RNA sequence: GACUCAUCGAGACCGGCUGAGGGAAUAGGCCCGACGAUGCCGGGGCAACCGGUGGAGCCUCAAAGCUCCACAAGGUGCCAACUCCUACGGGGAACACGGGUUCACCGAAAGAUGAGUG
Numbered sequence: 001g002a003c004u005c006a007u008c009g010a011g012a013c014c015g016g017c018u019g020a021g022g023g024a025a026u027a028g029g030c031c032c033g034a035c036g037a038u039g040c041c042g043g044g045g046c047a048a049c050c051g052g053u054g055g056a057g058c059c060u061c062a063a064a065g066c067u068c069c070a071c072a073a074g075g076u077g078c079c080a081a082c083u084c085c086u087a088c089g090g091g092g093a094a095c096a097c098g099g100g101u102u103c104a105c106c107g108a109a110a111g112a113u114g115a116g117u118g
Stems, first nucleotide, its partner, number of pairs: 002117007013043005021032003026087004044079003049075002052071007083110001088107003092103004
C1' cells in the first nucleotide's frame, strides 16, 4: 500500500528543545499560531478497538461460543473546534421567484483509528 468489518457530536495537557507555520489532499470558508505553530523527546491523562481479569445472562450434559457490565498493570490509538465546515446525491422547511438564497436532516465519497485477511 490492497481487501473486509466496526467506530467516528463524548473524553483527555504540562514541561524541554525547535522556531513559522498549522488545521490529510484540491478549492472555498472559518479558525489556531511569537501569550510560540510544526516536529521531536519526557512526563501526565483520556478511551476501551484488541488482549487480560472479575461478574451476570443466553446456549450446552459440560466446555467452547455469544451478549452485557465493571476494572485498567499489556498492544495500539488519541488529548482545539463534529473527521473544524462545505464540495457528490436525495428529499424537506423558510424566503425569493428568471436561472436562486438560507437552514437543518439523510445517504454516499474521501479520510482517521482499530481488528482481521492475503